[in-house]
RNA sequence: AGAGUUUGAUCCUGGCUCAGAGCGAACGCUAGCGGCGGGCCUAACACAUGCAAGUCGAGCGGAGAGCUUCGGCUCUUAGCGGCGAACGGGUGAGUAACACGUAGGUAAUGUUCCCUCUGGUGGGGGAUAACUGGGGGAAACCCUAGCUAAUACCGCAUAUGCCCCUCGGGGUGAAAGCGGCGACGCGCCAGAGGAUCAGCCUGCGGCCCAUUAUUUAAUCCUAGUUGGUGGGGUAACGGCCCACCAAGGGUACGAUGGGUAGCUGAUCUGAGAGGAUGAUCAGCCACACUGGGACUGAGACACGGCCCAGACUCCUACGGGAGGCAGCAGUGGGGAAUAUUGGACAAUGGGCGCAAGCCUGAUCCAGCCACGCCGCGUGAGUGAUGAAGGCCUUCGGGUUGUAAAGCUCUGUCGUGAGGGACGAAGGUGGUAACACUUGACGGUACCUCACAAGAAAGCACCGGCUAACUCCGUGCCAGCAGCCGCGGUAAUACGGAGGGUGCAAGCGUUGCUCGGAAUCACUGGGCGUAAAGCGCACGCAGGCGGUCUGGUAAGUCGGAUGUGAAAGCCCUGGGCUCAACCCAGGAACUGCAUUCGAUACUGCCCGACUUGAGUACGGGAGAGGGAGGUGGAAUUCCUGGUGUAGAGGUGAAAUUCGUUGAUAUCAGGAGGAACACCGGCGGCGAAAGCGGCCUCCUGGCCCGUUACUGACGCUCAUGUGCGAAAGCGUGGGGAGCAAACAGGAUUAGAUACCCUGGUAGUCCACGCUGUAAACGAUGAAUGCUAGGUGUUGGGGGUAUUCACCCCCUCAGUGCCGAAGCUAACGCAUUAAGCAUUCCGCCUGGGGAGUACGGCCGCAAGGUUGAAACUCAAAGGAAUUGACGGGGGCCCGCACAAGCGGUGGAGUAUGUGGUUUAAUUCGACGCAACGCGCAGAACCUUACCCAGUCUUGACAUCCUGGGAACCUGUAUGAAAGUACGGGGUGCCCCCUCACGGGGGAGCCCAGAGACAGGUGCUGCAUGGCUGUCGUCAGCUCGUGUCGUGAGAUGUUCGGUUAAGUCCGGCAACGAGCGCAACCCUCGUCGUUAGUUGCCAUCACCUCGGGUGGGCACUCUAGCGAGACUCCCGGUGUUAAACCGGCGGAAGAUGGGGAUGACGUCAAGUCCUCAUGGCCCUUACGGGUUGGGCUACACACGUGCUACAAUGGUGGUGACAGUGGGCAGCGACCACGCGAGUGGAAGCGAAUCUCCAAAAGCCAUCUCAGUUCGGAUUGUACUCUGCAACUCGAGUACAUGAAGUUGGAAUUGCUAGUAAUCGUGGAUCAGCACGCCACGGUGAAUACGUUCCCGGGUCUUGUACACACCGCCCGUCAAGUCAUGGGAGUCGGUUCUGCCUGAAGGUAGUGCGCUAACCGCAAGGAGGCAGCCGACCACGGUAAGGUCAGCGACUGGGGUGAAGUCGUAACAAGGUAGCCGUAG
Repeated sequence: AGAGUUUGAUCCUGGCUCAGAGCGAACGCUAGCGGCGGGCCUAACACAUGCAAGUCGAGCGGAGAGCUUCGGCUCUUAGCGGCGAACGGGUGAGUAACACGUAGGUAAUGUUCCCUCUGGUGGGGGAUAACUGGGGGAAACCCUAGCUAAUACCGCAUAUGCCCCUCGGGGUGAAAGCGGCGACGCGCCAGAGGAUCAGCCUGCGGCCCAUUAUUUAAUCCUAGUUGGUGGGGUAACGGCCCACCAAGGGUACGAUGGGUAGCUGAUCUGAGAGGAUGAUCAGCCACACUGGGACUGAGACACGGCCCAGACUCCUACGGGAGGCAGCAGUGGGGAAUAUUGGACAAUGGGCGCAAGCCUGAUCCAGCCACGCCGCGUGAGUGAUGAAGGCCUUCGGGUUGUAAAGCUCUGUCGUGAGGGACGAAGGUGGUAACACUUGACGGUACCUCACAAGAAAGCACCGGCUAACUCCGUGCCAGCAGCCGCGGUAAUACGGAGGGUGCAAGCGUUGCUCGGAAUCACUGGGCGUAAAGCGCACGCAGGCGGUCUGGUAAGUCGGAUGUGAAAGCCCUGGGCUCAACCCAGGAACUGCAUUCGAUACUGCCCGACUUGAGUACGGGAGAGGGAGGUGGAAUUCCUGGUGUAGAGGUGAAAUUCGUUGAUAUCAGGAGGAACACCGGCGGCGAAAGCGGCCUCCUGGCCCGUUACUGACGCUCAUGUGCGAAAGCGUGGGGAGCAAACAGGAUUAGAUACCCUGGUAGUCCACGCUGUAAACGAUGAAUGCUAGGUGUUGGGGGUAUUCACCCCCUCAGUGCCGAAGCUAACGCAUUAAGCAUUCCGCCUGGGGAGUACGGCCGCAAGGUUGAAACUCAAAGGAAUUGACGGGGGCCCGCACAAGCGGUGGAGUAUGUGGUUUAAUUCGACGCAACGCGCAGAACCUUACCCAGUCUUGACAUCCUGGGAACCUGUAUGAAAGUACGGGGUGCCCCCUCACGGGGGAGCCCAGAGACAGGUGCUGCAUGGCUGUCGUCAGCUCGUGUCGUGAGAUGUUCGGUUAAGUCCGGCAACGAGCGCAACCCUCGUCGUUAGUUGCCAUCACCUCGGGUGGGCACUCUAGCGAGACUCCCGGUGUUAAACCGGCGGAAGAUGGGGAUGACGUCAAGUCCUCAUGGCCCUUACGGGUUGGGCUACACACGUGCUACAAUGGUGGUGACAGUGGGCAGCGACCACGCGAGUGGAAGCGAAUCUCCAAAAGCCAUCUCAGUUCGGAUUGUACUCUGCAACUCGAGUACAUGAAGUUGGAAUUGCUAGUAAUCGUGGAUCAGCACGCCACGGUGAAUACGUUCCCGGGUCUUGUACACACCGCCCGUCAAGUCAUGGGAGUCGGUUCUGCCUGAAGGUAGUGCGCUAACCGCAAGGAGGCAGCCGACCACGGUAAGGUCAGCGACUGGGGUGAAGUCGUAACAAGGUAGCCGUAG
């Protein structure tokens, strides 16, 4: 620091996602040790049990116990009394507040204990608990009588205080003692000061919602509300409370209301600015079962106090009582989730005490938990036969891997043994020196010795982002997934394994925060087209504001002072072996306040100025606005005339009008609306908008010139006004046009487009509505920054009589363009450039401009304006293609012009379908269908049935036997099975020989490795092929342009069959294609002359037969020839084209071979090859028979015809290619014939197939025929083991359909079409098919509008698996969230009223009453009781608001290939879109 993801690719915009850090975490797998920290985030839910606040006998009287020298002493402590219990500890419910933070104020205050200082502590009195007696109660506890003490209580005296005051004074108010032999100590009272703590007040700061506001106040909030006066109350100011008076106070700089929340130091993150958080630690606040209340006290409205009310729990004898873990442990519950009912007061701290000491769940420690951070270990060295095993493999090997084993070491940790702390200061005793004593943790840390590699590694990931790859399994299944996305039979993405990568006692996942995100932009973004400029203007508040002088010092800047707690972060140093952790010091805390200073800028005040702004004066243009008049053309209607059969309308029609006279035409009249030409990217207006002419009223603008005012300005939230069309209300008006509606067409339908009609409306007046793609998709204002050119309105200049032209200038309005800007397109003095000011607006797409709420409206609706849910995009500009019922140019038997066909018939053949045991398989638009098949009776054959074989029909290896080979019998449909017979070869070795052994080849048998598969996948492949298309294209290098995809070149002007060539050009060159080179045909030459040929010569059986010859034909080698070469014209002096000469051939001479980059996942696993999968007594092999030949039907391709350009008969002339030995077969004979029987020649320029046929002559005479030949019968021929299923042919007989073929469709441009025959491959036989050959031999092409295909340029695009594309809406079924909804059920809040506990307070107090007064009576004072107001809970009535549920209902999202149509994207087939109405 970035990356992935929208596209075919690109740039941009923009969202989503990831990599980082963090956590009081949780979950999964795993787990050796230690240190330091942390540990209910949820139910402020309920709590059993124990403990958490006591202490003082040196305040007091008792009681009890012990001791006693009997004097008393010591100990304990229920009670009275003092101090404490308001601290410490917990929690975060409430609280948006002076609660907190920070800085101040308090002359408006208090303060126990502590410190300092001053003074005092005299003299009296009356009670009361405890205790005793009596009584009540289950208990808690209570009542009554009596006794008693005090540092308890009460007077008196004194008085520095306080109060009053006429400043002389007056009034009022204290005290306590105790310990000690003593010195003395501890106390007590009053006062002053300090310290500490606390209260109160103020400025500033820190959350969300305006769908919480009738906008400045009568309308929002407020009634003790805001202020005053006087009281009360408080420690103290104050409406804190009360009475009276006034009517104020708060609020857009956000009152009030709602939601949420303890605040801070800090913590996490971040470069920072920020953002998020507020656990642990520390400060403050609030709370203590819920609500209310006060008492005591220095301090509380009091966590472990009291009273009352409420809910809950417990006890009860039912009469009453008791309780409050948000203290420490612990329990239940909730939850994803959070610990021990531990030890000790040794230390630190707190309370009490003179002290010893006691108490202390504060605290210090320990326990549990990988919850976090830090540290250590699980060993180290050596060790290659690179062991075994695993995995992979191209079978060679590779990898795990020095890893292991083995050998040599070490001892952290562990275990055992021994030693063993710091933390301790104090305290007691003692004159002192000194002595004694105190450790929970803990026999812990630590140290020493010994033992022994021993007990100690996992988790996640490995498609990209992102480090790390293979095999197997699975087969859109199971599953994965943070995003993109993987999985449909070869998955580095699922699951397992091997291997690898990363971290490591942890590793992953989930959740949350910040970051990346400049994705709310202060630092640091935008708004023409991506989201985004209000439709336009006026304008209050607000913001901003020209030049100069002076003053001031609020902002601003600088210095100083105070503060900014500690801890934390940072730096330095130190302590635990290191680190984490801890300690000390420093820095910092960017802040606030006070004070001193500076004065450039901003503000404020005074004064001045003229350039901004405005005013006056003189001119000017204009569809600017309003009102009233007026004019002609046209449409329609009415009247009349002329006139007759149509008119009108359309793509074509029809509805419609018309013989009751239309249309047409003439004249007259009526009425409404709109104003041709001029008219112009001309003018005016803020925008909407404004168009005949005249008059009146009226706004703004421009120019010129001087004079005046003197910043008077710009912008503008809220507000106000204007605001097209449609629409609404009332009343008019209504010619034309025309939603709705009706009819006619079109159509599959046509609620449309087209036509005929036609009502609202359009028009006027008044009122409403307030929206538009209200657009320049561009807010307003000001300044600055090259030009060129047109136009509108002014002014000026030279010259001039004037005008024009020319030049300058101001204001508008267009075009082009520099710099600059922009993602690009583009903008460019009319900015989208460079700057300033102010306003508005945006923050992914959909949901949705929707819902709810508010406001406005008569309504329609407008305005403001969400969320749930859902997607990984949605978009902008440009690029290359493809496409268009877009355009231009060009080509092709593409159309047209022609000739002949197909489609109709019969038949052949292929296909579909159907059938079947099987009808094997493949091929499916062109580019499958006489295709694979150049030939299925068996074979072929892959299919079916039956019967069979299992190392196999075929290959290699091994073992045993045998020569190979020939041959028979039985059985069987055959394959086969069983049983025989003959026969012994070749090479080598041993042996006299017989014989034996081995080997090669072959045969048989056996075992296993293996064979075999026309089984699957052509979407795993190679090869081959089809097709676009023999179309003219397809690319590259360098350069240049562009951010880039890409462009240029290859476009353009000509030309060509051609990207063929020429010219031009930011291109210059090159490659694959085109052309040429190759083959063939056409002319000539040459070479050669048999089997070919015969001009000349000779012979002859008259046949090139023979001699002879090679001239010719021919054969087949080599050459020549043609190149737009030459001439003329056109053209750019080009390329080239047109015409011509010559020539056998003329413009690539005809034909062939040759097929660029690529497209169609085109075809083929059944030619062959091949990966993977599958079968292995079968999906392999053999055999017989059947099938591939079926047949209602449909289609393709052919053949034969329908006849006279013909049939039949006769005649008999002229080809070329090619084939032939298991062959072609002359010739002869026989047969009507197919053919048969003989048979010469020929492996072929020799022999043979071989007859060419159309042709010519005659006849038939238009008919289902002398056409046509299907079908069928009979008899035959040939091939073959065999013609039944199922061959071909012959003869005779039979003689079907068919009389030229609907819609539609096909071939062909010259030796072509048409027509005629011939040959060949395959093949035993079988061709109407296929391939080839020659004979005869046309017609037509004006032309490129249209159909099809193609090329090229351009244009549009929402297409890019590319128009067989994309895509919209209803409906149906499923699912999800949501709005409305009669209501219903809760929360919260407000108002009125009722009630009114406890409590303090006011009143009363005839009951009761120790201290004081009084001789007494009595009084003063006090208490109970009663009562008023206040008030919690509660009740009641009507509201507000927020949730839940809700029959039914509305739309929305989503998803697999549902239904209906075709709206949009191309001119999308009616251009599209916006507002409005139907």